């Protein structure tokens, strides 16, 4: 770059650096931000992969649950902030289901 599989309405309180832009990409909506954007660090949240430790009639390996948070990713407004295409419901609620776009981790080319 690209394929396959999960996942994607939770979470996340402070500081220091820094200084105008920031919500993934086009368009368009709607929003955030000098009461400090983006970025980097600390501290943080989470539990996807490693290790560990428990359970699943004894041992070990698979597997499935669960725990833990040592290592490797990873996160930090608003649903992935909204939006396209098809199904179904619609009094009304953040419609609900699939696709397609993208994010994230595993594994493969």
């Nucleotide at each position: 770059c690209u394929c396959u599989c999960a996942u994607c309405a939770a979470g996340a309180c402070u500081g220091g650096c820094a200084g105008a832009g920031g919500g993934a990409a086009u368009c368009g909506g709607c929003c955030c931000g000098a009461c400090g954007a983006a970025g980097c660090c600390u501290g943080g949240c989470a539990a996807c992969c490693c290790a560990c430790c428990c359970g699943c009639a004894a041992c070990g390996c698979c597997g499935c649950g669960g725990g833990c948070a040592g290592g490797g990713u990873g996160c930090a407004a608003a649903u992935u902030c909204c939006g396209g295409c098809g199904a179904c419901a619609u009094u009304c609620u953040g419609g609900u289901c699939g696709c397609g776009a993208g994010a994230u981790g595993a594994g493969g080319g």

Overview:
Model confidence (mean pLDDT): 79 of 100. The RNA shown here (SAM riboswitch aptamer (S box leader)) has 109 nucleotides and comes from a Ktedonobacterales bacterium. The model forms 91% of the base pairs in the Rfam consensus. The sequence was found by an Rfam model in a public genome assembly. The organism belongs to Ktedonobacterales, within Bacteria.